[in-house]
Context: one part of a larger RNA
Parts: sequence; structure tokens; C1' cells
RNA sequence: UGACGGGGGCCCGCACAAGCGGUGGAGCAUGUGGUUUAAUUCGAAGCAACGCGAAGAACCUUACCAGGGCUUGACAUCCCUUGUCAGCCAUAGAAAUAUGGUGUUUCCGCAAGGAACAAGGAGACAGGUGGUGCAUGGUUGUCGUCAGCUCGUGUCGUGAGAUGUUGGGUUAAGUCCCGCAACGAGCGCAACCCCUGCGGCCAGUUGCCAUCAUUAAGUUGGGGACUCUGGCAGGACUGCCGGUGACAAACCGGAGGAAGGUGGGGAUGACGUCAAAUCAUCAUGCCCCUUAUGUCCUGGGCUACACACGUGCUACAAUGGGCUGUACAAAGGGCAGCGAAGGGGUGACCCGGAGCGAAACCCAAAAAGCAGCUCUCAGUUCGGAUCGCAGGCUGCAACUCGCCUGCGUGAAGUCGGAAUCGCUAGUAAUCACGGGUCAGCAUACCGUGGUGAAUACGUUCCCGGGCCUUGUACA
Repeated sequence: UGACGGGGGCCCGCACAAGCGGUGGAGCAUGUGGUUUAAUUCGAAGCAACGCGAAGAACCUUACCAGGGCUUGACAUCCCUUGUCAGCCAUAGAAAUAUGGUGUUUCCGCAAGGAACAAGGAGACAGGUGGUGCAUGGUUGUCGUCAGCUCGUGUCGUGAGAUGUUGGGUUAAGUCCCGCAACGAGCGCAACCCCUGCGGCCAGUUGCCAUCAUUAAGUUGGGGACUCUGGCAGGACUGCCGGUGACAAACCGGAGGAAGGUGGGGAUGACGUCAAAUCAUCAUGCCCCUUAUGUCCUGGGCUACACACGUGCUACAAUGGGCUGUACAAAGGGCAGCGAAGGGGUGACCCGGAGCGAAACCCAAAAAGCAGCUCUCAGUUCGGAUCGCAGGCUGCAACUCGCCUGCGUGAAGUCGGAAUCGCUAGUAAUCACGGGUCAGCAUACCGUGGUGAAUACGUUCCCGGGCCUUGUACA
């Protein structure tokens, strides 16, 4: 100087408390451990691994296993020889591939020849998701969006170092004010950026419709008022008033205002810590393999199942289930695409093909809600697991191993021990919608809006963190 203390002081944070809803019990989904297996590829490991890499394992992916093949190779550059391709068909094979047949001729050049492609050959080499993240770059997590981390000059100290950065106030903040052997400065904080909340100006199609006509319908004429769209500028700064304060910074209350003291949300992550994570995104040193640890193919596996754990979904019902009718979104996506009307089917879906590269057409029905009827507290008209049969869709192919539909079947479960998690407002809770990935496959992930609470006395305690101080057997 740091680190540490079941030392002290001050102060924060859904840290506790006050509340609301969960997890832990059930069934299922998913990840992991374990076990099993020919293989169940690999990585991730307290917080900060475990719906994580994976924004989607039937083949492919795929790295694993079994079997069948190849050895200058699936891929790159160079050399030699031969040819003109490509493609198609037949036979054998599980396929890779092998054999045979057919076929044909690209570009430049008058030509020779060259380019490109294919086949064969020799070797230089290729190749490796093989090892080492404790050799590395890059990227990332975490403490933590916590308020800290430093430097120059000066001064003090033999020196390590100190000072500044401590102190008195204050702040979300090393934020600002005052004081002070310090005076300044940098990286962080804040602001500048994006979305959102208010009105104004400009603009008016594909959007809108108050007035005038018109229609089944903003449908058409018309209109730019309104909504909306999207560009510009404005608006909030403790600016104004009162009080408190040290005449300061600031705090408390008020006015005006759409908004008030950082308005709400996002992006933004200092010096560093964990030899944290990643050699399997990529790059890369060294080591290792080279008729195999490379590469091609078929089939299997990654989907196993006594069990244990994490994260979720659905429930256990009446604030509910069922049936009928009837409202109101936002944000997105669409050409190898979205696919309307109409028709068929109980349905998944099929036929159909209008329109739309989309403020125009489509996906598209929003759902909870509201109105009416029914059920009457039951393992039930709750709950839907499991299983049987019959179908639909995608795809070369759904047996291992996809999703969906109809009929039947109708398990556990009556609110969950110890323990434990999230959340302070348009939040929690609840309801549906969209997107990416994607042929198909979503209870996951990323977004969108609808309905919309309760509680916070307070900082004694638990956890994490910041500053000052103190002790030390630690560095």
C1' cells in the first nucleotide's frame, strides 16, 4: 500500500421488511447429471453451467458408432500426358461407385496455340470439429451502469509511498459547493444518439371523412378540417415564487404546464478481477495423424431410462368449464412467397386461383372482455396424461424419430414439507398476436399490444456493494 475481521461510523440496492404472484408436490416439455450403449459426438460447472453454444438432430446437419469404399485425395496452387465437355440411359450395388452405351462441342485466335473443363500420372503438398483457452489474437460473461480508476507538475517522506481523491454539506453520481500544500488534467458520471409523452409548421397517397352529393360499403365524386403518416423546428432549464440552508451547493413546498426536478424506456459497461469462457465461429504458435485422427456413402446414434437436479408449460376448478351471439389492438412478415372470394370435408385440410414485391392485396380469427343459456361442488360437463383406431400435411423418405385432425380411452392432480425465486406502475399478474430459425417441427427465444393491481412503517437483521477509520499471526 492492499486484502481480511462473527471491529467501528456513514450510505446505497426488490438486500431485508410491507405486499402480490410463483417454484419446491402432480402430469408433460426441455436441458443436465448418472446409468446404459457399438455409439448414446463435443463444449458449458456456485452466483456468472443446466429451454446454455443449438435462431429449430427423420436423411442432410453430424463432429459419434457399425459396415462398404478412396489414397495427390471431397477442397487449393504448380508440372506432364490425353481428351472435349456437361448431361442422359442400361446393368451390378444398400449407396458411394464400377462397367457399358448414347450424346455433344463452350470462349479467344486466320493458323499454331491458348483459356476453361474432364480423365490419367508423378510428387511438392492438401486435409484434420485431433491436443493444449495454463502458449495466444479476437470475442464474451462477471463484479456493475457500481462510482470509481489514474496521470503531470509541485510539496512532504531516507524509502515503500502520501498529498491531490481526505474534511463540512449535497447528489443517482469523484454530482456540485465550501474549506484545505496543493494546482491542473485524463478515462469513467452526466450531456450529445434512438424510441415514447404535448402542441405547432410543411406535405396529402395507397391513409383519413366534418361539411355537400352518392353507395350495400369512404364505394364513387369531392375535401385537407380531423385521424394518421414523417420531416422540420419548439418545449423542461430548479427557469419563476415561498421556505430551509453557510450569503453556497442543494433540499422541501407551490405556480404555470402535455410533461418537473435524470419525465419514461433503450443504446452506451472506466482501470481492473476471476491463469473465468471459447483452439468446435474465426484466426493462430507448438505438438500429433498422413492407404488415416483425412475423405465419400448406407444404416444407426445424438430422441436410450431404475433414478437425481435445474428451467418451463398445463392443471387441480364456479373470479370457473361448455355452447351461442357480439366488440376493441399493436407490432410484424410475404414472389421457389403471402394466398382472398367461392366450393368440398365433422375437422386437420383439399379444390380454386383474384389480388399483392404491399399505408393498396394477403397472413388475420385478436384473446381475455361483454350479453344470454347451461353445469351446482363431484375426481365432476374440473383436468387432460396415456393408449387404440381412422385420417391430413411437409418431405426422396415420418419404423427407430415430425407436426396436426376426428372418434374412443380418461392417469396423476383437491393448491404442494424444509427451503427458495420474481416484481415498486402501465410494473406484477393475466390475455392473445407476430417474428426469426425453418421443407416440416416452439410449452423455448425475441418482440407487440389488451385488461390491469397490492404494498413500501422503516434500515435492527440476512445478502451484495461504495467511502472513511481501526486491528492484523496474510500478500